[in-house]
Molecule: SAM riboswitch aptamer (S box leader)
Organism: uncultured Trebonia sp.
RNA sequence: CAUCCAGAGGGGUGGAGGGAUCGGCCCUGUGAAGCCCCGGCAACCAUCGCGAAUACGCACCUCAGUAAGGCGAGGCCAGCGCGCGACUGGUGCCAAGUCCGGCCUGCGGUCAAGGUGAUCGCUGGGAAAGAUG
Repeated sequence: CAUCCAGAGGGGUGGAGGGAUCGGCCCUGUGAAGCCCCGGCAACCAUCGCGAAUACGCACCUCAGUAAGGCGAGGCCAGCGCGCGACUGGUGCCAAGUCCGGCCUGCGGUCAAGGUGAUCGCUGGGAAAGAUG
């Protein structure tokens, strides 16, 4: 910096935890985590293929200019930037939307109060935190 409402699980081993964190709510002896094997999803990076683009930017080439440059002019059946596909390699992932909330905004309810407070629900933002590349 980009993405996070999609998608994709079997076996063996193991033997009580797991879902980052806090709260909630879930999963789990009909077998958690971890480890191994096989399979799959996806398309971030690399790779390969196809396409687009009146050459817009970069790269490259030529010219002019310069001490050398920048800047400038022209070119380039397009090397990169764009789109689509393949899935060969490198990651990642395969309960629940990142499982939901936490911060902010708005609306409403309840309780206590009387220059407000507590709490609950819902809409929106996507802030914070986190994950992956």